[in-house]
RNA sequence: UCCGCUCGUUCGCGAUGGAGCGGGUUCGAACCGGGUCAGGCCGGGAACGGAGCAGCCCUAAGGACAUCUCCCCAUGCGCGCGGCGAGCGGGCCC
Numbered sequence: 001u002c003c004g005c006u007c008g009u010u011c012g013c014g015a016u017g018g019a020g021c022g023g024g025u026u027c028g029a030a031c032c033g034g035g036u037c038a039g040g041c042c043g044g045g046a047a048c049g050g051a052g053c054a055g056c057c058c059u060a061a062g063g064a065c066a067u068c069u070c071c072c073c074a075u076g077c078g079c080g081c082g083g084c085g086a087g088c089g090g091g092c093c094c
Base pairs, nucleotide, nucleotide: 001091002090003089004088005087006086007085008084009083010082011080012079013078014077015075016074017073018072020070022068023067024065025064026063027062033058034057035056036055041050042049043048
C1' cells in the first nucleotide's frame, strides 16, 4: 500500500412498536349551548301571543373505534457491492 475476514460505531431506505396533528364514523349538555318546544305557567273577553321545563334533533368540551396522510421517538429487525475506527490473516514494495 492492496485484498479478505471479524467486531464496534454511524448514515440512508424499509420493517416493527409507541406518541402527536388533521381527516372519517360513533358516543356525548337536568340547568349554566342552539333549534323545535307536548304538558303546565303568564298575558288576554276571545282570537292568539309570550317566556319556557321534559322529550326529540344538531352540536361543543371530551371519549371510543378502525384506517389514511404528515411529523417525532425507539430498536438484540432487514437491506446497502454505504462511511469511519480497531484487530487478525495474506500479497506486493521499501

A computed fold for a 94-nucleotide RNA from a Planctomycetota bacterium, annotated as Bacterial small signal recognition particle RNA. Taxonomically the source falls in Planctomycetota (Bacteria, Pseudomonadati). The RNAcentral record of the sequence draws on ENA. It is recorded under the gene name ffs. Its mean pLDDT, the model's own confidence on a scale to 100, is 80. Rfam family: Bacterial small signal recognition particle RNA. By type it is a non-coding RNA gene. Rfam's curators write: The signal recognition particle (SRP) is a universally conserved ribonucleoprotein involved in the co-translational targeting of proteins to membranes.